Predicted 3D model of an 89-nucleotide RNA (c-di-GMP-I riboswitch aptamer). It was read from a public genome assembly, where an Rfam model found it. Its Rfam family is "c-di-GMP-I riboswitch aptamer". Gene Ontology term of the family: cyclic-di-GMP binding.

RNA sequence: CGCCGGACAGGGCAAACCCGCCGAAAGUCGGGGACGCAAAGCUACAGGGGCUGCCGCCCGGACUCGGGCCACGCCGGCCAGCCGCCGGA
Numbered sequence: 001c002g003c004c005g006g007a008c009a010g011g012g013c014a015a016a017c018c019c020g021c022c023g024a025a026a027g028u029c030g031g032g033g034a035c036g037c038a039a040a041g042c043u044a045c046a047g048g049g050g051c052u053g054c055c056g057c058c059c060g061g062a063c064u065c066g067g068g069c070c071a072c073g074c075c076g077g078c079c080a081g082c083c084g085c086c087g088g089a
Stems, first nucleotide, its partner, number of pairs: 003088004012037002017032004022027001035077001041082003047079002049075003056069005
């Protein structure tokens, strides 16, 4: 360095859902709450994948409407990248 195993301790994180803030939304943040997690620690201008669609563009007898496209907005609890603790061969 790589691989494998593990979690010191009534330890750590915290999905859905509820309340509140922000936001067009996705979603973030705070409080509650636990489905799970051995990297659920960090990273969204390395990349893939996913979500949303304000604005913009296109279409439609449509004009305070409907449909489509689009990231400049997001997701690290999708893959991935980076950095750790203990033990083993």